[in-house]
RNA sequence: CGGGGCGUAGCGUAGCUUGGUAGCGCGUCCGGCUGGGGGCCGGGAGGUCGUCGGUUCAAAUCCGGCCGCCCCGA
Numbered sequence: 001c002g003g004g005g006c007g008u009a010g011c012g013u014a015g016c017u018u019g020g021u022a023g024c025g026c027g028u029c030c031g032g033c034u035g036g037g038g039g040c041c042g043g044g045a046g047g048u049c050g051u052c053g054g055u056u057c058a059a060a061u062c063c064g065g066c067c068g069c070c071c072c073g074a
Stems, first nucleotide, its partner, number of pairs: 001073007010026004020057001028044006050066005
C1' cells in the first nucleotide's frame, strides 16, 4: 500500500440477508422465600447500535468517508 472480517448496555452476544417500538444471558439495584449466607422466584435501571454524512415517510439494518481491532497478500 491492496483485499477481507468485526465494532450493539459494565461483560458476552442476537437482530442486518428481507428497513418499521433494540432483545437475550451474566452482572447490577429493589422486593419475596430463609435466622443469615448461598440458592430460587418476581420486578427495575442501564443503549445517542464506533464516528460523520447520504438515501428514505422511517436506518442498528441500505450507500459513502473516516477511526479502532483482527486476518491475508505485497
The RNA shown here (transfer RNA) has 74 nucleotides and comes from an Actinomycetota bacterium. The prediction has a mean pLDDT of 83. Rfam family: tRNA. Gene Ontology term of the family: triplet codon-amino acid adaptor activity. Rfam's curators write: Transfer RNA (tRNA) molecules are approximately 80 nucleotides in length. NCBI's taxonomy places the organism under Bacteria, Bacillati, Actinomycetota.